[in-house]
RNA sequence: GGGCCAUUAGCAUAGUGGUAGUGCGUCCGGUUUGCAUCCGGAAUACGGGAGUUCGAUUCUCCCAUGGUCCACCA
Numbered sequence: 001g002g003g004c005c006a007u008u009a010g011c012a013u014a015g016u017g018g019u020a021g022u023g024c025g026u027c028c029g030g031u032u033u034g035c036a037u038c039c040g041g042a043a044u045a046c047g048g049g050a051g052u053u054c055g056a057u058u059c060u061c062c063c064a065u066g067g068u069c070c071a072c073c074a
């Protein structure tokens, strides 16, 4: 320098154009003498920018970060 892949909540992970979910965790309440378990509830996320579209997490382009392969290394 080139190809490919990935980027969603504190962590992990699903979601192929129409309400952004799940598990663990966190917080609040109930239960308990108390803790744990259990039950109910709440907060928190689409890496950045542009484009296409009535509508973009999803499609296209650029950038950033990470991974991987190749090339170069006079």
Base pairs, nucleotide, nucleotide: 001070002069003068004067005066006065007064010024011023012022013021018054026042027041028040029039030038047063048062049061050060051059
Predicted 3D model of a 74-nucleotide RNA (transfer RNA) from a Patescibacteria group bacterium. The prediction has a mean pLDDT of 81. Taxonomically the source falls in Bacteria candidate phyla (Bacteria). Its Rfam family is "tRNA". RNAcentral records the identical sequence in 5 taxa. The RNAcentral record of the sequence draws on ENA and MGnify.